[in-house]
Molecule: c-di-GMP-I riboswitch aptamer
Organism: Desulfocapsa sp.
């Protein structure tokens, strides 16, 4: 230094829920709030799953949501064992 892996230390992000906005929904946002997370930081234009709309009466189709659903990938803060 670099991978692994996560002991400490700075720090970082923010679930339900509450208001306000946007949206036909799923849900997003801005505040409060803190389950929790070592990538809860990007990526749905890699893959699946899951959610919502539509029309269909099929077994499936079109588009939209969810990165805090899994897997992937791509960057990164510290550095004991």
């Nucleotide at each position: 230094c670099c991978u692994c892996c996560g002991a400490a230390a700075a720090g970082g992000c923010a679930a339900a829920c509450c208001c306000g906005c946007c949206g036909u929904g799923a849900g997003g946002u801005g505040g409060g709030g803190a389950c929790g997370c070592a990538a809860a930081g990007c990526c749905c234009a890699g893959g699946g799953a899951u959610c919502c709309u539509g029309a269909a009466u099929g077994u499936g189709c079109a588009g939209g949501a969810u990165g805090g659903c899994c897997c992937g990938g791509c960057u990164a803060c510290c550095g004991g064992a």